[in-house]
């Protein structure tokens, strides 16, 4: 360094549910809260789902792949 890993350590996200507030909605942001995650950071490229004002429209990355960058590193 790469490939493995989460075995130590320092730390990180954060589900369901509740309040608030946006949105037609799916779902989004903020606090609370912690099921879980070795990328539960990032990108809607591809296939899934889902939502509506059904379209040259939206969501969803914690639904799988793929892309990309980032901590430690023992066996």
């Nucleotide at each position: 360094a790469u490939g493995g890993g989460a075995a130590a350590a320092a730390g990180c996200c954060a589900a369901a549910u509740c309040c608030u507030g946006a949105g037609c909605g799916a779902u989004c942001a903020g606090g609370a809260g912690a099921c879980g995650g070795a990328a539960a950071g990032c990108c809607a490229c591809g296939g899934g789902u889902c939502u509506u004002u059904a379209a040259c429209a939206g969501a969803c990355g914690g639904c799988c792949g793929g892309g990309u960058u980032g901590c430690c590193u023992g066996a």
This is a predicted structure of a 75-nucleotide RNA (c-di-GMP-I riboswitch aptamer) from a Desulfobacteraceae bacterium. The model forms 94% of the base pairs in the Rfam consensus. The sequence was found by an Rfam model in a public genome assembly. Lineage of the source: Bacteria > Pseudomonadati > Thermodesulfobacteriota > Desulfobacterales > Desulfobacteraceae.